[in-house]
RNA sequence: AUCAAUGAAUGACGGCAUUCUCAUAUAUGCCCGGGAAUAGGGCUCGGGCGUUUCUACCCGGGGACCAUAAAUCCCUGGACUAUGGGAAAUGCUUUCCGUAUG
Repeated sequence: AUCAAUGAAUGACGGCAUUCUCAUAUAUGCCCGGGAAUAGGGCUCGGGCGUUUCUACCCGGGGACCAUAAAUCCCUGGACUAUGGGAAAUGCUUUCCGUAUG
């Protein structure tokens, strides 16, 4: 010097994963069509729009309203997904550094 091994005081800066958190997106929203129920009911299936955006567009609670018709409306609790920022520990790991080793 190189290759290998190793990390003893459990070396250093990164990368990735896991968890949490914040921000942005979207309002878990809106529109249309088929079918269904009917005050002990108010659903279901499909299509579209919405995001410099993949995915999702659902679960539950409360109230109103509709006098039997075909139509719902309001309030409320909960996320998931994409991207970016942050926090801590653990694991894996590139590179570097070190050396009781060969």